[in-house]
């Protein structure tokens, strides 16, 4: 980690999907408590209201209030009251002034680098408050806020009073005049260890240069307050520190190349300006640079990190809460102040929006905390407190602080607790299931005993408190004592009581958990596969169960599983995937040896890697979550040292890689020129005279104007037969007559030379079949398009006759192919064998041949590899280097964009949407208008039929009140039915009746009843009613009675159903098919499905037998065993038989008898390729022969493998489920199943002379008979009747067999054929022949003269033909069915074809299996997307114009207290 899903099954590839964890979540159902966290992710959209930054009176002058003191005024005797002035103390505070307001808090819009992270630099910088050190703190001045006035009336000029705060203005706000203070502002002084400048020295640094010292000159400062007078706190200059910032560098930091070129302050320099500071930061001038395939520029997206989630890890995804950094503050711009801002709750301007308004003008900014509406699936209180922590100010008390501490709301998350505990039945009730026996819920409940967590009520300890104040002490830092400060939280104890506290999802597989009912492809479910069409474990409900639990599910999103982007850790012959081939820049990689370096690498080390988080340990909350402390870790970057094998850099050397040279060598390698013969067509001429040509067959076409054929001469273009090959050459595409010229590469050999010069190769460049394009030639043959003829349903095709582009040449373009070995190039290694081809060497004295060895090229077998097929030194083996390419199927190699092309088009290359597969290899089947072998009345050869006629019968259709139902290719249709007038018979129709029932069982009521039966009424009957005469009526008994068996009756359970489902079933049957097949065990092979066996060679009717053989055996089938028939023997003779003997008859086994024969029916024999010959493998077997009644299975039957057809049957029977129960049950009457324009199947009878008819004569087998067969006899023309001998049958009867034979007749015709139909008269059966029976006689005398397309049966005692019997049955529709015998043929010694079957093999995209699968088009309506004259919005770019606030610079005549620097105003 392991699962599901492609298939009939298998292996593989491959996608889809699930189980896990997580969340700032949302939604559904539910909801006891607590702790700790957490909570606007959407509209950086808009905001009512309140609050969120002030503080200092010990910086300053006032104002006001209170107290007190001093002197004073008025009233009063006085106490005392009142007024005013001044001083002091305390308090409040608008203003001036100082510090703060740049922090804290919020948000993530922008930003892909002006950001962030890590490591560095600043010798290029700043720093208020804080700390340490040195020095100083002097003398003057003028203003300005605040304040007062700028109303009225009265007045005794002191003031009082009124309006109600009084210049103007609605408001915001603001003017003039007077006068005042400072730690506000300004001038002067002092001045170095400060800054600048001049001179010199030392030292350091990688450098510009820094640091230290020395020297010259210039310049710059200040503020006081409080005080117990001790001091304390401020101020100024300066050095250093800490912390905090500014700037710079390196590295890292998303997607997109369908963004490939970008850039003018751009890149650099000189000079200047500017800044705290470097710098194009800005400006002038000069140069023309700078960036980019290691991705510039553009577009899209995004705050970054610590970290979080997930994961074995590597990774992937995320950036809420906490911490660090950045950015922003309604949108845009700007500066001011300040140590610090270009400033969230400061200023100015512009825009949008909102508010007020007296219309003149003003005000505003919640992305602070709460809160509002809006948005949205969705996110809280307009709370308490500064007690703690922290911040601002202050000397301090203290003030302020929506930071913060707390509380509230929300199951939003994590963690903890509870909803009781123990006992309690072979187990209550209820509910559910049931095979009705029982089982489940279930110790669960009730009940008994006990406990008291939590919630509730009361009580309220410790702690969170440090500090402040007062007093005392003091080493002046503090210490001790007393007192005081809590928003909020809170242990413990007491009271009470099992009381107040359980739900959610799921239960077909994956995946833990199963039943019943309802529903009936409906309603619905579903994450995937998929459930639901009447027996749903998948829908809904219930019972039960499983899993979690104050939660449980669903949805969304992330990671995982997914090795499904593969760094760890994948692939590319056929599954997706090797560029068509080569050359080659960059890049990547690179032979042997030595020295060196130390970049990579290793090791040690320095600094850093913030804290929090994670991990380990310890500790604190009762535990945990949570919190505290210590450690580890932070895999990174960085400093310095060491090591030097390997890689890299440098130097030197080497020859084996690579290349050169020399000598050979094979070849359709390339280009150009020349040339040859065969064939073809054309032209001219000769011969010749009717056809040629073409096809499956034809026709179009050519030909008497002379074709085809043939001969001669000539012209033209293209291609090169044989050799020739599984062969050769080339990088690939490709290359073939012959000769010459030029030229590329390969191979071999060499005591030869150079010395790594190599391999690969993104871009790039070149070559690149055929078709096509452009220009100009050429054009014999062939031949898209096109024309014609055929074929065909059609035939825009295949076939035929013609034929244009093209094919050919030159030059140019195109740049693609199944450009394939579907296999990139290079190198090394890993047994061999064998065939072909080119070269070389050796063996031999030499040569040929041969052999051995070796190198190159081309094939076939084996380890290994591979999913398999296969590959296999020419790898798809084992490794290395580099490049290219793939990531489910479809959409689609398509659209858009770019680029190339004259065009056609090429290259590059998506998405929406949609499916759960698509695919590879192999397996078993099935199929093929694939192949091989074989068989069958399959065809052929024959004989007879059907299809035409009439009739019978079955079916369809139609009709009907009903025409009951089933059967449907073969394998339904003379089938179920071996007998429909009623019955049968079926609710098929009409009508009548009945309801525990026609039938079964049990319980129950009644009481002794009840049953049989004569009689009457009614009715079509069934039935209903009346009514009693007679007969019968169990068992036990103490004869009182008891019991209640049988039967009846009442009621209840239930009976009943030929009602549905044969697609819920059993059983039975049909069919392939009496075809020869179908399997198993063990073994072996294969990853596996499977294979082998069962294949192969023979042979057979046969998988029958033999041989071979990784198979050896076995089973079900075949065969045999069984029945029958054919021959013989033995036994036994009655009812059969009669040879011989006897008797008898007109005659007959009739009789005595016989046991021979026939026959009967029992038992045996017989046939086995046993014998002979031949063939064959010394086999199996076959062929021929002998003998034999029979010969190679003697004939016939029964017997039917594994399975197929959801074949047939619920109407034989059985049976699950459903339906029905005064009816779909039961009874009855009548009708129907027989209905008839029609169609089909199966038959009968015929059409005649091989016949019909008349008369006469002969020969069977099998079977049946008692409610039966029925003889002889008699009657009837006959059917039949009367009658009843015999016979339960080898005895009697049915019973006559017929064809046949003999003799007559008919003479080829609708007949002496044929008998339909109809009329009349009869007979028989039966309760009854109308619908609707059969038979007889007489009369009638239809169609039909041998049957179209098509189709059926049969191979010997068979077909054909002839009769006989039986079952069913009262009778019969029987011409049907099942049997029996009589007569008795023809043909086939073949397997091409049709049909079916068997085996082997082959292809397959089929497996419901060819009646398969599957492709394209399409009506109407509607929808979506697109086009469309135009119209319109947005983004971006370029050029130019106007221009606010503001900054900088310049100018100036005006104004101004000091100073005159500056400011204001104006230009």
């Nucleotide at each position: 980690g392991a699962g599901u899903u492609u298939u009939g099954a298998u292996c593989c590839u491959g996608g889809c999907u699930c189980a896990g964890a997580a969340c700032g979540a949302a939604c559904g159902c539910u909801g006891a408590c607590g702790g700790c966290g957490u909570g606007g992710c959407u509209a950086a959209g808009a905001c009512a209201u309140g609050c969120a930054a002030g503080u200092c009176g010990a910086a300053c002058g006032g104002a006001c209030c209170a107290g007190u003191c001093u002197a004073u005024c008025g009233a009063g005797u006085a106490a005392u009251c009142g007024g005013a002035a001044g001083g002091c103390u305390g308090g409040u505070u608008a203003g001036u002034g100082g510090c703060g307001a740049a922090a804290g808090g919020g948000u993530g819009a922008g930003u892909a680098a002006u950001g962030c992270a890590u490591a560095g630099g600043u010798a290029a910088c700043g720093u208020a408050c804080c700390c340490c050190g040195g020095g100083c703190u002097u003398u003057g001045g003028g203003a300005u806020a605040g304040c007062u006035g700028c109303g009225g009336u009265c007045c005794u000029c002191g003031g009082a009073c009124c309006u109600u705060u009084a210049g103007c203005g609605a408001a915001a706000g603001u003017g003039c005049a007077g006068g005042u203070a400072a730690u506000a502002c300004c001038g002067g002084a002092u001045a170095a260890c400060g800054u600048c400048u001049u001179u010199c020295u030392g030292u350091c640094g990688g450098a510009u240069g820094g640091c230290a010292g020395u020297u010259u000159g210039a310049c710059c400062a200040a503020a006081g307050g409080c005080u117990u007078c001790g001091g304390u706190u401020g101020g100024c200059c300066u050095g250093g520190g800490a912390g905090c910032g500014g700037c710079c560098u390196a590295u890292g930091u998303c997607g997109u190349a369908u963004c490939a070129g970008c850039u003018u302050g751009u890149u650099g320099g000189u000079g200047a300006g500017g800044u705290a500071a470097c710098g194009g930061c800005u400006c002038a001038c000069c140069a023309a640079g700078g960036c980019a395939a290691c991705g510039a520029c553009g577009c899209g997206u995004a705050g970054c990190g610590g970290g979080g989630c997930u994961g074995a890890g590597a990774g992937g995804c995320c950036g809420a809460u906490c911490c660090g950094c950045c950015a922003c503050a309604u949108u845009g711009g700007g500066a001011c102040u300040g140590a610090g801002a270009c400033a969230c709750u400061g200023c100015c301007c512009a825009g949008a929006c909102c508010c007020c308004c007296a219309c003149g003008g003003g005000g505003g900014g919640c992305u602070g905390c709460a809160g509002u509406a809006a948005c949205g699936a969705a996110u809280c209180u307009u709370g308490c407190g500064c007690a703690a922590u922290g911040g601002a100010c202050g000397a301090a008390a203290g003030u302020c602080u929506g930071a913060c501490g707390c509380a509230g709301c929300g199951a939003c998350g994590c963690c903890g607790u509870g909803u009781g505990u123990a006992g309690g039945a072979c187990g209550a009730a209820g509910c559910c299931c049931u095979u009705c026996g029982g089982g489940g819920u279930g110790u669960a409940a009730a009940c008994u005993a006990c406990u008291g967590u939590c919630a509730g009520g009361g009580u309220g300890a410790a702690g969170a408190a440090a500090g402040g104040u007062a007093u005392a002490c003091u080493u002046c830092g503090g210490u001790a004592u007393a007192u005081u400060u809590g928003a909020u939280c809170g242990a413990u104890c007491c009271c009470a009581a099992a009381g107040g506290a359980a739900g959610g999802u799921c239960c077909g597989g994956c995946u833990a958990a199963c039943u019943u009912c309802g529903u009936g492809c409906c309603a619905g479910c579903a994450g995937c596969c998929g459930c639901g069409g009447u027996a749903a474990g998948a829908c809904g409900a219930a019972g039960g169960g499983a899993c979690c639990a104050a939660g449980c599910g669903u949805u969304g999103c992330u990671c995982g599983g997914a090795a499904u982007u593969a760094c760890u850790g994948g692939g590319c012959u056929u599954a997706a995937a090797g560029c068509g081939c080569a050359c080659g820049c960059a890049g990547g990689c690179g032979g042997a040896a030595a020295c060196u370096u130390a970049a990579g690498u290793g090791u040690c080390u320095u600094g850093u890697g913030a804290a929090a988080u994670c991990c380990c340990c310890c500790g604190g909350c009762u535990u945990a979550a949570c919190c505290g402390a210590g450690g580890a870790a932070u895999u990174g970057c960085u400093u310095g040292g060491c090591a030097u094998a390997c890689u890299g850099g440098g130097u030197u050397u080497c020859u084996u890689g690579a290349g050169g040279c020399a000598a050979g060598u094979a070849g359709g390698g390339g280009u150009g020129c020349a040339u040859g013969g065969a064939a073809c067509u054309c032209u001219a001429g000769g011969u010749g005279g009717a056809g040629c040509g073409g096809u499956g067959a034809a026709a179009u076409g050519c030909g008497u104007a002379g074709a085809u054929a043939u001969c001669u001469a000539g012209a033209g273009g293209a291609a090169c037969g044989c050799c020739a090959a599984u062969g050769g050459u080339g990088a690939a595409a490709a290359c073939a007559g012959u000769g010459c010229a030029c030229u590329g590469g390969g191979c071999u050999u060499g005591u030869u030379c150079u010395g790594a010069c190599g391999c690969u190769g993104a871009g790039g460049u070149g070559c690149g079949a055929a078709a096509g394009c452009g220009u100009g030639g050429g054009g014999a043959g062939c031949g898209a398009a096109c024309g014609g003829g055929a074929u065909u349903a059609g035939a825009u095709a295949c076939c035929c006759c013609g034929g244009u582009a093209g094919u050919c040449c030159a030059c140019g373009c195109u740049g693609u192919a199944a450009a394939c070995g579907a296999u990139g190039u290079c190198u090394a290694c890993u047994a061999g064998g064998u065939c072909g081809u080119g070269g070389c060497a050796g063996u031999u004295c030499u040569g040929a041949c041969a052999c051995u060895g070796u190198c190159g090229c081309g094939g076939c077998c084996g380890a290994g590899c591979a999913a398999a097929a296969g590959u296999g030194u020419u790898a798809a083996g084992u490794a290395g280097a580099c490049c290219g390419c793939c990531u489910g199927g479809g959409g689609a190699g398509u659209a858009c964009g770019g680029u190339c092309g004259c065009a056609a088009g090429g290259c590059u290359a998506a998405a929406a949407c949609u499916c759960a597969a698509a695919g590879g290899a192999a397996u078993u089947g099935a199929c093929g208008g694939g192949g091989g072998c074989u068989c069958a009345c399959a065809c052929a050869a024959g004989c007879g039929g059907u299809g035409g006629a009439g009739c019978a019968u079955g079916u369809g259709g139609c009709c009907u009140a009903a025409u009951u139902c089933g059967a449907a290719u073969c394998a339904a249709c003379g089938c179920g039915u071996a007998g429909a007038a009623c019955c049968u018979u079926a609710u098929c129709c009409u009508g009548g009746g009945u309801u525990u029932g026609a039938c079964a069982u049990g319980u129950u009521u009644g009481g002794a009843u009840g049953c049989c039966c004569a009689u009457c009424c009614u009715g079509a009957a069934a039935g209903g009613g009346a009514g009693u005469a007679g007969g019968c009526u169990g068992c036990c008994u103490u004869c009182g009675g008891g019991u209640g068996a049988a039967a009846c009756u009442u009621a209840c359970a239930c009976a009943g159903g030929u009602g549905c489902u044969g697609c819920a079933u059993g059983g039975c049957u049909g069919u392939c098919g009496u075809c020869a097949g179908c399997u198993c065990g063990u073994g072996u092979c294969g990853u596996g499905a499977g294979a082998u066996g069962u294949u192969g060679g023979g042979u057979u009717a046969a998988g029958u037998c033999c041989c071979u053989u990784a198979a050896c055996g076995a089973g079900c089938g075949a065969a045999a065993c069984c029945c029958u028939u054919g021959u013989c023997g033995c036994u036994a003779g009655u009812u059969a038989c009669c040879a011989g003997c006897g008797g008898g008859u007109u005659a007959u086994g009739c009789c005595g008898g016989g046991a021979a024969c026939u026959c009967u029916a029992g038992c045996g024999a017989g046939a086995c390729u046993g014998c002979c010959g031949g063939u064959g493998u010394u086999a199996a077997a076959c062929c021929g022969g002998a003998g034999g009644a029979a010969g190679g299975c003697g004939g016939g039957g029964a017997u039917g493998a594994c399975g197929u057809c959801a074949a047939g049957u619920c109407c034989u029977c059985a049976u699950g489920g459903c339906c029905u129960u005064u009816a779909u049950g039961c009874c009855c009457a009548g009708g129907g199943c027989u209905g008839c324009a029609c169609a089909c199947g199966u038959g009968c009878u015929a059409c005649a002379a091989u016949g019909g008819u008349g008369c006469g004569g002969a020969c069977a087998a099998a079977c049946c008979g008692a409610a039966g067969c029925g003889a002889g006899a008699c009657c009837g023309c006959g059917a039949g009747g009367u009658g009843g001998a015999g016979c339960a049958a080898a005895u009697c009867g049915g019973a006559a067999a017929a064809a046949c034979c003999g003799c007559g007749u008919c003479c080829c015709a609708g007949u002496u054929c044929g008998g339909a139909u109809u009329g009349c008269a009869g007979g028989c059966u039966g309760c009854a022949a109308c619908u609707c029976g059969c038979c007889u006689g007489c009369a009638u005398g239809a169609a039909g003269u041998u049957g179209g397309a098509a189709u059926c049966g049969c191979u010997a005692g068979u077909a054909a033909u002839c009769g006989c019997a039986g079952a069913u049955c009262a009778g019969c529709u029987a011409u049907g069915c099942u049997g029996c015998g009589g007569u008795g043929a023809a043909u086939a010694u073949g397997u091409u074809c049709c049909u079916g079957a068997g085996c082997c093999u082959u292809g397959u995209a089929c497996a419901c299996a060819c009646c398969g699968c599957c492709c394209g088009u399409c009506a109407a309506g509607u929808c979506a997307c697109g086009g469309a004259a135009g119209c319109u919005g947005g983004g971006a770019g370029u050029a130019c114009c106007c221009g606010u606030a503001g900054u900088c610079g310049g100018g100036u005549a005006g104004c101004u207290a000091a100073c005159c620097c500056c400011g204001c105003a104006c230009c």
Molecule: small-subunit ribosomal RNA
Organism: metagenome